The part of an RNA shown here (small-subunit ribosomal RNA, 5' domain) has 526 nucleotides and comes from Allomuricauda sp. The RNAcentral record of the full RNA draws on Rfam. Model confidence (mean pLDDT): 83 of 100. The source organism's lineage runs through Bacteria, Pseudomonadati, Flavobacteriia, Flavobacteriales and Allomuricauda.
[in-house]
Context: one part of a larger RNA
């Protein structure tokens, strides 16, 4: 010199990008952060339309009719296992690289073959009646589905037995074929679609295996009994001591076994000529956590952050009988701390979710607001003006030097800032119309409709130097001197050291120097 998720002192015009709790994985008030589908289904709590009936103020009420548009709640699908947070655990196949699949699963997507026949029983809402203060909950009745059963039907799917064949000493291994067995299915509307079963094959995600790298400590030397193999079973989608029983006594260790401390790790990022060294903010990629601990349960997928159970702390509410919660999610609170923002707008774009579609929904994300926290832009005016002005400070050898073209004056320009007009792109597309094309699958072209950010950016006008400089430091290192005031006091200091009466080192003035909307101190790394 450079860096920095910085702090902190003095100072501060603007603008773009970008970053924003590094501590107590401390505790949470409040709000929203996962819904959708009525083209699956009974069905109507609301609201709206329309009909009947009554009422009377004759255009308004009530009251009924699911009749219609819609849809609270309830069955029922699909999504919640994705997206967004944090760094606790964890020295491990956890990460990161490279092979592999010897033994596997994949919901939604995409090709492809083949189906979809017929029946039953029930349950929620709803009534009804009833417990609780609440949370919730108990009987009876009663009902439908793309929800549950049953039956039939079915091959390249599965099992079980046979048969030739071809490799092989042999168990067996591959294709092939024959017999018997098991296993499916679902409709809906606006008639154009969307869907439903079986199988097979990509794709995508998972999952396993194995080499290789992956922090410090010998003042840690010996570890291990499901430990190490082997047979059987179990048990998983699967291999596997994963689990069990039984047999053998094995396995790892100075190429550090065990213990122990410490830490997500990786692209990367900082320095450095580089080898090295140092760190894992932001951003992408994997792990791991969701109040602690545990354990399932449902699904293709979890042992499931805004699901469920048990158990522990903490918290609230209780009519004391019992109940309710989990911000490491976006904002925000209090705590800790040297220290880190709004209880903001929109689904306009980009993608998630559902839905045939319109649409819904999304603190994902677009945006805006806050901080010089940081990078990079700009602007705080330009020329000309010497009697080097009368002056002011400072300094003086008292002539005079200097601040200094500095200033006043004269022209000029207006960038920003302030007024006042104009005013985007992001809108491709979906979606509706309209035309055209086409053997299918669908294409093509017009024209409308939608913008949070925003009347923002940008652009023009308008009047004026107008509206914008400070901070460090001046004894050497290290660019930059005087004087006045202290007198080993006060004080200063990164080292060296400076101060005890002529201090260029301390105060304070004038004058300088270096950076400059910033400048200087800590603190950390090189």
């Nucleotide at each position: 010199g450079g860096a920095u998720g910085a702090a902190c002192g003095c100072u501060a015009g603007c603008g773009g990008c970008a970053g924003g709790c590094c501590u107590a994985a401390c505790a949470c008030a409040u709000g929203c952060a996962a819904g959708u589908c009525g083209a699956g289904g009974g069905g109507u709590a609301a609201c709206a339309u329309a009909g009947u009936u009554u009422g009377c103020u004759u255009g308004c009420a009530a009251a009924c009719u699911g009749a219609u548009g819609a849809c609270g709640a309830c069955c029922g699908g699909c999504g919640c296992a994705c997206g967004g947070g944090u760094g606790c655990g964890g020295a491990a196949c956890g990460c990161g690289u490279a092979u592999c699949g010897a033994a596997c699963c994949u919901g939604c997507c995409c090709c492809c073959u083949u189906c979809a026949g017929g029946g039953g029983a029930a349950u929620a809402g709803c009534c009804c009646a009833g417990a609780g203060a609440a949370a919730u909950u108990u009987g009876g009745a009663u009902u439908a589905a793309u929800g549950c059963c049953c039956c039939a039907u079915g091959g390249c799917a599965c099992c079980a037995c046979g048969g030739a064949g071809u490799c092989g000493c042999a168990u067996g291994a591959c294709a092939u074929u024959g017999u018997g067995g098991u296993u499916a299915a679902a409709g809906a509307u606006u008639u154009a679609u969307c869907g439903g079963a079986a199988g097979g094959g990509g794709a995508u995600g998972g999952c396993g295996a194995u080499g290789c790298g992956u922090a410090u400590c010998a003042u840690u030397a010996g570890c291990u009994u499901g430990u190490u193999g082997g047979u059987a079973a179990g048990g998983u989608a699967a291999c596997g001591g994963c689990u069990u029983a039984c047999c053998a006594a094995g396995g790892c260790a100075a190429c550090g076994a065990u213990g122990a401390u410490u830490a997500g790790g990786g692209g990367c990022c900082c320095u450095g000529a580089g080898a090295g060294g140092g760190g894992g903010a932001u951003c992408c990629c994997c792990c791991a956590c969701a109040c602690u601990g545990g354990u399932a349960c449902u699904g293709a997928g979890a042992c499931a952050c805004g699901g469920a159970c048990c158990a522990g702390a903490c918290u609230c509410c209780u009519a004391c009988g019992g109940g309710a919660g989990g911000c490491a999610g976006c904002a925000g609170u209090g705590a800790g701390g040297a220290a880190u923002a709004u209880u903001g707008g929109a689904c306009a774009a980009u993608g998630g979710c559902c839905g045939g579609a319109a649409g819904g929904u999304u603190g994902a994300u677009c945006c805006a607001g806050c901080c010089a926290u940081g990078c990079c832009g700009c602007g705080u005016g330009c020329a000309g003006g010497a009697u080097g002005a009368c002056u002011g400070c400072c300094c003086u050898a008292u002539g005079g030097g200097u601040u200094g073209u500095a200033a006043a004056c004269u022209g000029c320009u207006u960038u920003u800032a302030u007024a006042c007009g104009g005013g985007a792109a992001g809108a491709a597309a979906c979606c509706u119309c309209c035309c055209c094309a086409c053997g299918u699958g669908u294409g093509g072209g017009g024209a409308g409709c939608u913008g949070a950010c925003g009347g923002u950016a940008c652009c023009g006008u308008a009047a004026g130097a107008a509206u914008a400089a400070g901070g460090a430091c001046c004894g050497g290192c290290u660019a930059a001197c005087u004087c006045c005031g202290u007198g080993c006091c006060a004080g200063c200091a990164g080292c060296c050291g400076c101060g005890g009466u002529a201090a260029u080192a301390c105060g304070g003035a004038g004058g300088g120097u270096c950076c400059g909307a910033g400048c200087g101190u800590u603190a950390u790394c090189c």